[in-house]
RNA sequence: GGAUGUGUAGCUCAGCUUGGUUAGAGCAUUUGCCUGACAAGCAAAAGGUCAGAGGUUCAAAUCCUCUCACAUCCA
Numbered sequence: 001g002g003a004u005g006u007g008u009a010g011c012u013c014a015g016c017u018u019g020g021u022u023a024g025a026g027c028a029u030u031u032g033c034c035u036g037a038c039a040a041g042c043a044a045a046a047g048g049u050c051a052g053a054g055g056u057u058c059a060a061a062u063c064c065u066c067u068c069a070c071a072u073c074c075a
Stems, first nucleotide, its partner, number of pairs: 001074007010027004020058001029045005051067005
């Protein structure tokens, strides 16, 4: 230099193929219940500009273009 893949909550990930209800799960965190107390368990809450920018569209995490970071392969 070229090609491919990945980027979504504090962490691990789903959702993208086929655009459309309020963007979700597990773990972690906080609060409450339970207990003599802790753990476990139960209930609830908080937490996201979906890597960044632009475009297409009535509507974009999802489609298109560019950029950035990381990984793999080729030279």
Model confidence (mean pLDDT): 81 of 100.
This is a predicted structure of a 75-nucleotide RNA (transfer RNA) from an uncultured bacterium.
It was read from a public genome assembly.
Rfam family: tRNA. Rfam's curators write: Transfer RNA (tRNA) molecules are approximately 80 nucleotides in length. The family's RNA type in Rfam is transfer RNA. Its family is annotated with triplet codon-amino acid adaptor activity in the Gene Ontology.